Predicted 3D model of a 91-nucleotide RNA (SAM riboswitch aptamer (S box leader)) from Darwinula stevensoni. It matches the Rfam family "SAM riboswitch aptamer (S box leader)". Its family is annotated with regulation of gene expression in the Gene Ontology. Rfam describes the family as follows. The SAM riboswitch is found upstream of a number of genes which code for proteins involved in methionine or cysteine biosynthesis in Gram-positive bacteria. Of the family's consensus pairs, 83% are formed in the model. Model confidence (mean pLDDT): 88 of 100. The organism belongs to Darwinula, within Eukaryota.

RNA sequence: UGAUUAUCCAGAAAGACGGAGGGACAGGCCCAAUGAAGUCUUGACAACCUUUUCAGCAAUGAAAGUGGUGCCAAUUCCUGAGAGAUAACUA
Repeated sequence: UGAUUAUCCAGAAAGACGGAGGGACAGGCCCAAUGAAGUCUUGACAACCUUUUCAGCAAUGAAAGUGGUGCCAAUUCCUGAGAGAUAACUA
């Protein structure tokens, strides 16, 4: 980077550095010097994979939250598209 499958109306922020952008794209509409992006620390949320326990012939369901991701303005912010994001798996 491509393919496949699943999910996207729930949930969850403080501090330090930084210093003007950000919400993928287009059109809207918003956020931002009462401090954007980004980096770091700590914390939280969630339960895709993993691990443990319980039920079940199995498929699977329930609980926990050990490890790996993810995520913490607004329904993926809204609409649009052969769109995007994340996870697992595969080449």